Description
Transfer RNA from an uncultured Lachnospiraceae bacterium, 73 nucleotides, folded computationally. Rfam family: tRNA. Rfam classes the family as a transfer RNA. The sequence was found in a public genome assembly. The prediction has a mean pLDDT of 80.
């Protein structure tokens, strides 16, 4: 110095051909139980990595940055 992937919630990951942001665990609450955990029910929680472009419309397409992880020199 150069491919290529990869950035969504505290953490692991999803999201269709571009149109309602979602589970799983943590974490709150309440049932249950002597009491913990264990289960169950409901709830919390997001500037999808930044900035610009394209489009009516962007997590999604395009460019540059940046952070990572793997090759290559």
């Nucleotide at each position: 110095g150069g491919a290529u992937g990869u950035u969504u919630a505290g953490c692991u990951c999803a999201a269709a051909u571009g149109g309602g942001a979602g589970a799983g665990c943590a974490c709150c609450u309440g049932a249950c139980u002597u009491u913990u955990a264990a289960u169950c029910a409901g709830g919390c929680g997001g500037u999808u990595u930044g900035c610009g472009g394209u489009u009516c419309a962007a997590u999604u397409c395009c460019g540059c940055a940046a952070g990572c992880a793997u090759c290559c020199a």